[in-house]
Predicted 3D model of a 120-nucleotide RNA (FMN riboswitch aptamer (RFN element)) from Lapidilactobacillus bayanensis.
Model confidence (mean pLDDT): 87 of 100.
Taxonomically the source falls in Lapidilactobacillus (Bacteria, Bacillati, Bacillota, Lactobacillales).

RNA sequence: GUUUGUCUUCAGGGCAGGGUGUGAUUCCCGACCGGCGGUAAAGUCCGCGACCCACAGCGAUGUGGCCGAAUUGGUGCAAUUCCGAUACCGAUAGUAUAGUCUAGAUGAAAGAAGACAGUC
Numbered sequence: 001g002u003u004u005g006u007c008u009u010c011a012g013g014g015c016a017g018g019g020u021g022u023g024a025u026u027c028c029c030g031a032c033c034g035g036c037g038g039u040a041a042a043g044u045c046c047g048c049g050a051c052c053c054a055c056a057g058c059g060a061u062g063u064g065g066c067c068g069a070a071u072u073g074g075u076g077c078a079a080u081u082c083c084g085a086u087a088c089c090g091a092u093a094g095u096a097u098a099g100u101c102u103a104g105a106u107g108a109a110a111g112a113a114g115a116c117a118g119u120c
Base pairs, nucleotide, nucleotide: 001120003118004117005116006115007114008113009112010111017029018028019027031100032099033090034089035048036047037046038045043088044087052065053064054063055062056061070086071085072084073083074082092103093102094101
């Protein structure tokens, strides 16, 4: 270094300022944010997780389903990933209608790092 097992730790960000109103970080103007792996560096490509739904189970959990959104110009061997421009998207419950507040969640998890034991 390869590979298998056990275990540990870590693993999501964001409404400044203003308007209306009895009341809104929810409406309006405007502002801001971007999980994990792959690939020329990606919220919008491919795949995955989470949320949500159905079924089974006392439960832990398992199986299945669902799962948003981008164009264009430039550089380059190569970019829907970089640079420029203009767009777009964002679970459930609560509450004056929420991607950003509060809650489930001091949770779960894609995965990342490490320890130990074995294997080649």